[in-house]
Context: one part of a larger RNA
RNA sequence: UGACGGGGGCCCGCACAAGCGGUGGAGUAUGUGGCUUAAUUCGAUGCAACGCGAAGAACCUUACCAGGCCUUGACAUGCAUUGUGUCUCCGGUGAAAGCCGGAUAGCGUAGCAAUACGCGCUUUGCACAGGUGCUGCAUGGCUGUCGUCAGCUCGUGUCGUGAGAUGUUGGGUUAAGUCCCGCAACGAGCGCAACCCCUGUGAACUGUUGCUAUCCCUUCGGGGAGCACUCCGUUCAGACCGCCCUGUGAAACGGGGAGGAGGGUGGGGACGACGUCAAGUCAGGAUGGCCCUUACGGCCUGGGCUGCACACGUACUACAAUGCCCAGUACAGAAAGAACCGAAACCGCGAGGUGGAGGAAAUCGUCAAAACUGGGCCCAGUUCGGAUUGGAGGCUGCAACUCGCCUCCAUGAAGUUGGAAUCGCUAGUAAUGGCGCAUCAGCUACGGCGCCGUGAAUACGUUCCCGGGCCUUGUACA
Numbered sequence: 001u002g003a004c005g006g007g008g009g010c011c012c013g014c015a016c017a018a019g020c021g022g023u024g025g026a027g028u029a030u031g032u033g034g035c036u037u038a039a040u041u042c043g044a045u046g047c048a049a050c051g052c053g054a055a056g057a058a059c060c061u062u063a064c065c066a067g068g069c070c071u072u073g074a075c076a077u078g079c080a081u082u083g084u085g086u087c088u089c090c091g092g093u094g095a096a097a098g099c100c101g102g103a104u105a106g107c108g109u110a111g112c113a114a115u116a117c118g119c120g121c122u123u124u125g126c127a128c129a130g131g132u133g134c135u136g137c138a139u140g141g142c143u144g145u146c147g148u149c150a151g152c153u154c155g156u157g158u159c160g161u162g163a164g165a166u167g168u169u170g171g172g173u174u175a176a177g178u179c180c181c182g183c184a185a186c187g188a189g190c191g192c193a194a195c196c197c198c199u200g201u202g203a204a205c206u207g208u209u210g211c212u213a214u215c216c217c218u219u220c221g222g223g224g225a226g227c228a229c230u231c232c233g234u235u236c237a238g239a240c241c242g243c244c245c246u247g248u249g250a251a252a253c254g255g256g257g258a259g260g261a262g263g264g265u266g267g268g269g270a271c272g273a274c275g276u277c278a279a280g281u282c283a284g285g286a287u288g289g290c291c292c293u294u295a296c297g298g299c300c301u302g303g304g305c306u307g308c309a310c311a312c313g314u315a316c317u318a319c320a321a322u323g324c325c326c327a328g329u330a331c332a333g334a335a336a337g338a339a340c341c342g343a344a345a346c347c348g349c350g351a352g353g354u355g356g357a358g359g360a361a362a363u364c365g366u367c368a369a370a371a372c373u374g375g376g377c378c379c380a381g382u383u384c385g386g387a388u389u390g391g392a393g394g395c396u397g398c399a400a401c402u403c404g405c406c407u408c409c410a411u412g413a414a415g416u417u418g419g420a421a422u423c424g425c426u427a428g429u430a431a432u433g434g435c436g437c438a439u440c441a442g443c444u445a446c447g448g449c450g451c452c453g454u455g456a457a458u459a460c461g462u463u464c465c466c467g468g469g470c471c472u473u474g475u476a477c478a
Base pairs, nucleotide, nucleotide: 001478002477003475004474005473007472008471009470010469011468012467013466015462016461019425020424021423022422023421026317027316028315029314030313031312032311033310034308035307042053043052064303065302066301067300068299069298070297073128077127078126079125080124083121084120088103089102090101091100092099093098106119107118108117109116110115130292131291133290134289135288139286141281142280143279144277146275151190152189153188154187155186156185157166158165159164170181171180172179196269197268198267199266201237202236203235204234205233207231210227211226214225215224216223217222240263243257244256245255246254247253319418323377324376325375326374327373328372337364340359341358345354346353347352384415389410390409391408392407393406394405395404431454432453433452434451435450436449437448
């Protein structure tokens, strides 16, 4: 100087407390451990691994296993060499890959031509290719984490033999090393904040594909005039403790009030200092070294990654009456659409099929559910719950046996609110309801990322648990 303390002081955080909803019990989905296996590819492992890499494992993917094959190779460059059927087609064998055989004469330059050379393809040979093989403890890059915590440092000066200290400590204050005052310090840098994006108010401009107050027409859907309103978008304005009162000797700042769409960082996002964990990643790609080279490379078929006495994590669906079922009826936002989205109409109980209007889309198409109204159920393993299984179908795709999703009929399991323990959340939040998108032929999505609808309760307080910041103290630790 740090680190540590079941030392002290001050302070903060959904850290506790106060509340609301969960997890832990059930069934299923999914990830992991374990076990099994020819293989169940690999990585991630307290917080910070476990719906993680994977925003799509039937083949492919695919790295794993078995079998069948190839050896200058699936791919790149160069040299030498053989033949010129390049492209393409056919046959045999085969599960395919592969192997064997056959047919078919390209381009450019020089030249009348023969031909030569070059390009392309091909044969053979050589340099080499190739490796998701190892090392993240050889690395770059990227990322997680402490933590959006308020810290981490430097120059000069001063103090100290020196390590170092001072500044950065102190008194206030703040979300903040934020600002003020003081002070052997005076300044400065990286962080904080602001500048950036979205959202909340208004104005000006722009009015089609948007809008409809007014006028006209109307088949009552809408069309025309129109651009006030809504809205799409662009540019501005607006919030600064600016104004008033007040606390203190003063400042910073705090408390209250007015005005205002918004008030004290308005809400949200992007943004992550010096560093820590030899944290994670050689399997995204890059890369040093090491290793393989008729194989640790490459191709193919099939299997596996989906295996199941069990254990854990994360979710979904429930156990019901604030509910379930039936009928009627109202209101979104944000996205995506051409090998795509697909209306009307018709067929089917339905999944779906036929069909093809319109739409490269403010124009076309899909357009909510909870809520609300009426009726039924009457507390039961039920008109709750939907697992499981049988049957019949639909869709995608060469192909749904291993191993896809969906529909209908039948079947109706566990489950009556969950032990110890444990998680999230402070407002348009939690809870709850649906909709969209990426990946994608299809799908294991109940996941992920977004969007809107309905919409709470509680915070006395900081003793305690956890994490963190500053000062101080002890230390046989570095």